A computed fold for a 297-nucleotide RNA from a Chloroflexota bacterium, annotated as Bacterial RNase P class A.
Model confidence (mean pLDDT): 77 of 100.
The source organism's lineage runs through Bacteria, Bacillati and Chloroflexota.
A source record names the gene rnpB.
It matches the Rfam family "Bacterial RNase P class A". By type it is a ribozyme. About the family: Ribonuclease P (RNase P) is a ubiquitous endoribonuclease, found in archaea, bacteria and eukarya as well as chloroplasts and mitochondria.
The sequence is in RNAcentral, with records from ENA.
RNA sequence: CGAGCAGACCGGACGGUCGCGGCGCCGCGAGGCGUCGAGGAAAGUCCGGGCUCCACAGGGCACUCCAGCGGGUAACGCCCGUCCGCCGUGAGGCGAGGACCAGCGCCACAGUGACGAACCGCCGCAAGGCGGGUGAAACGCGGCAAGCUCUGGAGGGAGAAAGGUCAAGCAGGGGCGAUGGUGCUGCCCGCACCGCCCCGGGUCGACCGCUAGAGGCGGAGGGCGACCUCCGAUCCCCAGAGGGAUGACCGUCGCGCCGCAAGGCGUACAGGACCCGGCUUAUGGUCUGCUCGGCGU
Numbered sequence: 001c002g003a004g005c006a007g008a009c010c011g012g013a014c015g016g017u018c019g020c021g022g023c024g025c026c027g028c029g030a031g032g033c034g035u036c037g038a039g040g041a042a043a044g045u046c047c048g049g050g051c052u053c054c055a056c057a058g059g060g061c062a063c064u065c066c067a068g069c070g071g072g073u074a075a076c077g078c079c080c081g082u083c084c085g086c087c088g089u090g091a092g093g094c095g096a097g098g099a100c101c102a103g104c105g106c107c108a109c110a111g112u113g114a115c116g117a118a119c120c121g122c123c124g125c126a127a128g129g130c131g132g133g134u135g136a137a138a139c140g141c142g143g144c145a146a147g148c149u150c151u152g153g154a155g156g157g158a159g160a161a162a163g164g165u166c167a168a169g170c171a172g173g174g175g176c177g178a179u180g181g182u183g184c185u186g187c188c189c190g191c192a193c194c195g196c197c198c199c200g201g202g203u204c205g206a207c208c209g210c211u212a213g214a215g216g217c218g219g220a221g222g223g224c225g226a227c228c229u230c231c232g233a234u235c236c237c238c239a240g241a242g243g244g245a246u247g248a249c250c251g252u253c254g255c256g257c258c259g260c261a262a263g264g265c266g267u268a269c270a271g272g273a274c275c276c277g278g279c280u281u282a283u284g285g286u287c288u289g290c291u292c293g294g295c296g297u
Stems, first nucleotide, its partner, number of pairs: 001293010012253007020037007039269001043280002046278005051159004063155005068082005083097001084095004098150002103148002105144003115140001119132005163208004172199005180194005215236001217232006254267005
C1' cells in the first nucleotide's frame, strides 16, 4: 500500500429570527414568562416478560416449541463461555449438534444383494471361515430422526381499541298524583300517555390507566465473559398527545468528498403512542485490535 476479519463509539455543536405541543405561574381576555419535548433503530411487530381482563378441582391425551455441556437473566427461540463438526491460507464464520441395541419407515446411482442376507474365488464332508468387486454404508447390533417416533424440558386465552370510574339522551322498571292536559268518550268511574321523583344496566361524551422505571449517570468490588453486588447526588428526572406537537431558515464551527489554492458540494436512515429486554431490517461516519498478500528499510 492492497484485500479482508472482529469489536467499540458518534448520529452533529453554538448563536440568531419565526413557529408547534405538555406542565406550572401570571393575565378578564388576546396572550406573556418559565420549564420540558423522539431513536439507535422510535421501524418490522418476529420472540420474551411486566401489567390488565377472562378461563381454570385433580389426572390423562393431543398439539406447538426448545435441545452438546455449563453459565447469565424477570424471561426468552436472546446473550456469554466452552467442546465437537463443517467452511476459510488466515484473522474468523456457521451449525436444524439429545436418542436409530423400543417400534415403524426410507436408503438414489452403482451393485448378486441396502438388512430378507448373499454373488464370485479359496479352505472345509458339512456347519462355517477367509478374501474380492460396487457403494456414503455390505452383517457391523450399517446409515438417515431438516421421516414418523422416543427421551428430557417449556407452553391457558386475549391484548391498552387491555381494563376501570363518572354518566347526557332514548328505551325499560318502581313510586306519587291534591289539582291539571290529551285519548278511549257526550257524562261518571277506570285505564293509558303527558307530568314529578327514584332505580339499575349503559350509548354519546368526559376522565383514569399514562409513565419514576428489571431506569440513567458516576465510583468501588466480584466474574475470562454475558452479567452481578454495594455506594453516591440534598435538584439525576428524561415526551406522555386530540391516538395530531417536537419544525423551518440564516450565520459560524465540526465531519466527509473534490480542488495546488481560493473555495465548492454534501451532512444519512428515519419519527414515540402502555412499558421494558432481545432479534431482524434500514442507515452516514469515526476509532481500535487482528489476518493475508505485495513493496521498501